Molecule: c-di-GMP-I riboswitch aptamer
Organism: Gemmatimonadota bacterium
RNA sequence: GAACGACAAAGGCAAACCCAUUGAAAGGUGGGGGCGCAAAGCUGCGGGGCUACCGUGACUACCACGUACUCACCAUGCCAGCCGGGCCACCGAA
Numbered sequence: 001g002a003a004c005g006a007c008a009a010a011g012g013c014a015a016a017c018c019c020a021u022u023g024a025a026a027g028g029u030g031g032g033g034g035c036g037c038a039a040a041g042c043u044g045c046g047g048g049g050c051u052a053c054c055g056u057g058a059c060u061a062c063c064a065c066g067u068a069c070u071c072a073c074c075a076u077g078c079c080a081g082c083c084g085g086g087c088c089a090c091c092g093a094a
Base pairs, nucleotide, nucleotide: 004092005091012037013036017032018031019030020029021028022027035081041087042086043085045084046083047082048079049078050077055073056072057071058070060068061067062066
């Protein structure tokens, strides 16, 4: 230095849920709260997943070519605590 991760030490992060806020939503942010995490630090590079405002198509209804509702598709939106990759990093037993 790398690999590795202990009934070690100092710490760190913060699930569900609740409140506020933001967003069409998924989700994000702040506060509370701790399920857990040795990268649960950062990064949308690969895989995977979530949402569908707008848009497209179809059915039905109204009526005069548009409107309303429902369904399907759709990411450039989102998830790093889904997996992998990349980068940075505390400690030092076996």